[in-house]
Context: one part of a larger RNA
RNA sequence: AUUGAACGCUGGCGGCAUGCUUAACACAUGCAAGUCGAACGGUAACAGAGGAAAGCUUGCUUUCUUGCUGACGAGUGGCGGACGGGUGCGUAACGCGUAGGAAUCUACCCAGUAGAGGGGGAUAACUCGAGGAAACUCGAGCUAAUACCGCAUAAUCCCUAAGGGGGAAAGAGGGCCGCUUUGGAAGCUCUCGCUAAUGGAUGAGCCUGCGUCGGAUUAGCUAGUUGGUAGGGUAAAGGCCUCCCAAGGCAAUGAUCUGUAGCUGGUCUGAGAGGACGAUCAGCCACACUGGGACUGAGACACGGCCCAGACUCCUACAGGAGGCAGCAGUGGGGAAUAUUGGACAAUGGGCGAAAGCCUGAUCCAGCAAUACCGCGUGUGUGAAGAAGGCCUUAGGGUUGUAAAGCACUUUCAAUAGGGAAGAAAGCCUGGUUGUUAAUACCAAUUCAGGUGGACGUUAACUACAGAAGAAGCACCGGCUAACUCUGUGCCAGCAGCCGCGAUAAUACAGAGGGUGCAAGCGUUAAUC
Numbered sequence: 001a002u003u004g005a006a007c008g009c010u011g012g013c014g015g016c017a018u019g020c021u022u023a024a025c026a027c028a029u030g031c032a033a034g035u036c037g038a039a040c041g042g043u044a045a046c047a048g049a050g051g052a053a054a055g056c057u058u059g060c061u062u063u064c065u066u067g068c069u070g071a072c073g074a075g076u077g078g079c080g081g082a083c084g085g086g087u088g089c090g091u092a093a094c095g096c097g098u099a100g101g102a103a104u105c106u107a108c109c110c111a112g113u114a115g116a117g118g119g120g121g122a123u124a125a126c127u128c129g130a131g132g133a134a135a136c137u138c139g140a141g142c143u144a145a146u147a148c149c150g151c152a153u154a155a156u157c158c159c160u161a162a163g164g165g166g167g168a169a170a171g172a173g174g175g176c177c178g179c180u181u182u183g184g185a186a187g188c189u190c191u192c193g194c195u196a197a198u199g200g201a202u203g204a205g206c207c208u209g210c211g212u213c214g215g216a217u218u219a220g221c222u223a224g225u226u227g228g229u230a231g232g233g234u235a236a237a238g239g240c241c242u243c244c245c246a247a248g249g250c251a252a253u254g255a256u257c258u259g260u261a262g263c264u265g266g267u268c269u270g271a272g273a274g275g276a277c278g279a280u281c282a283g284c285c286a287c288a289c290u291g292g293g294a295c296u297g298a299g300a301c302a303c304g305g306c307c308c309a310g311a312c313u314c315c316u317a318c319a320g321g322a323g324g325c326a327g328c329a330g331u332g333g334g335g336a337a338u339a340u341u342g343g344a345c346a347a348u349g350g351g352c353g354a355a356a357g358c359c360u361g362a363u364c365c366a367g368c369a370a371u372a373c374c375g376c377g378u379g380u381g382u383g384a385a386g387a388a389g390g391c392c393u394u395a396g397g398g399u400u401g402u403a404a405a406g407c408a409c410u411u412u413c414a415a416u417a418g419g420g421a422a423g424a425a426a427g428c429c430u431g432g433u434u435g436u437u438a439a440u441a442c443c444a445a446u447u448c449a450g451g452u453g454g455a456c457g458u459u460a461a462c463u464a465c466a467g468a469a470g471a472a473g474c475a476c477c478g479g480c481u482a483a484c485u486c487u488g489u490g491c492c493a494g495c496a497g498c499c500g501c502g503a504u505a506a507u508a509c510a511g512a513g514g515g516u517g518c519a520a521g522c523g524u525u526a527a528u529c
Stems, first nucleotide, its partner, number of pairs: 001528003005525005012376004017371001018369002020334001025332003029329003034079003039076002042072002046070003049066008086287003095212007104204002109200003113196003117151001119149002126141006157166003171192006179183001213259003220250003225247004230242003262284004266277004289310005312323004340366001342365003348362001349360004379409004389400004413470001416464003423456001427452005432446004473518005478499003484513005494501002
């Protein structure tokens, strides 16, 4: 000088940051990942409308009914649950950092190219039946799709022995003209979506050089081990895997073994070189009760998915089931020690959706804590009878001390009252204009105008008001080291960082008066330089 600190005494306000360093110990409860009806069959709930019936108060009450409409429980389907959030167990390693490389993939997004033709069979929901304490499961029957499967067509796509072969798709919504067919139709048009291949962007996988803690009281280690042919496997190179062949490979420039440890940007200190550390914030990695495994998918071997084994907890009708806070709060435990079972999606960002919007313990805010840093205040001027009281005294006086009182002012902050910014831009609604189009429709664009839109919030800042009113402690005073006397005690009680102090005159113990230093803090302890 510093700290994610703790402890003791004390404590007025604000700003801004930070807050389980220990048990990766166990967890009650709530919430933390959903969304889309403009993919689908539908209608459990709510609201509206139509129809029927009844009651009468003659236009409202009730009952029934119709998915008709707004919407929507459960279900099929799509996208997202691989992001965001947490923790640091493991890891001395291509894990990280840095500089490179070639044999790869990439949903959504962007650009341009080509296409979107014609068919089929199921299945959940639902109904009926059955089993079970429950979790849930089974059988029969009905049905839809942007779910699933063929056929056609297809390249600058894939395979190839170069002849050839393989190989895709899906519709939905808004609007409109005409009609021997008045429709859930064909057609036109706009928007979104779909298929194939290419390029880009973004993200990811792989390989290599160099760097990356201690121990030699760890000296030899290694058989898929090192290399090769062939084959398999992967998105992709490769002993990644397998058969066969060769006998290699690493090591005193420290292999192997062992201990410790997430790495970095950085943080602290220091003139620097260095040393110590790696909380918050940011990048990468690893993990998700312990161990193993794959499935789905563009992406996982997946924190709030699945299966198996184990430990633990819970339910049970003993046959069998359920669970995983190292998400946010919170509880117990451990510990010197670390906060609320709060508000809001208003902003920023994310998921879904055409959008409105919904979800979001990410985030933004508020609460608690002097935990750190910064700022402000606790009054200002005057005031000698140098008051009283205290302490000391050589008893004259000295000191506390302009300190107080008194007089004259001010009102920061806190209190009370009042009006009151910025964080708000979008989106949507109502008008105007332009584009698209057959079209004035639909749709889209447009600061051209108006409206709506704030958790914080009784916000910040400002104004008014009353009154010195509500606001000072802690450590030290032998030397180092700024600051001295009295009383008590008498090698006792005690102090102490080092030297040391105390045995009857202690500036070193204890108290008091006085003083010194810091100040809403001050000391002590721990730790680093």
The part of an RNA shown here (small-subunit ribosomal RNA, 5' domain) has 529 nucleotides and comes from an uncultured prokaryote.
Its mean pLDDT, the model's own confidence on a scale to 100, is 85.
The RNAcentral record of the full RNA draws on ENA.